[in-house]
């Protein structure tokens, strides 16, 4: 330098172009002499950035950034 893949909650990941979700973690409560486990409740998002297409974009298109793999 070139090709491919990925980027969404604190973490791991979902999400036919039509309300952004789950598990875990955190927090609060219950249980316990106490802690863990367990049970219940509960909040948390500029979907990496900038533009474009569209009635409507996490999703499609262009550019950029970061990370990974491969080639040179």
């Nucleotide at each position: 330098g070139g090709g491919c893949c990925g980027c969404u909650a604190g973490c791991u990941c979902a999400a036919u172009g039509g309300c952004a979700g789950a598990g875990c973690a955190a927090u609060c409560g219950g249980c316990u002499c106490a802690u863990a486990a367990c049970c219940g409740a509960c909040g948390g998002g500029u979907u990496c950035c900038c533009g474009g297409u569209u009635c409507g974009a996490a999703u499609c298109c262009g550019g950029g950034g970061c990370g990974g793999c491969c080639c040179a």
Record summary: A computed fold for a 72-nucleotide RNA from uncultured Oscillochloris sp., annotated as transfer RNA. Model confidence (mean pLDDT): 81 of 100. The sequence was found in a public genome assembly.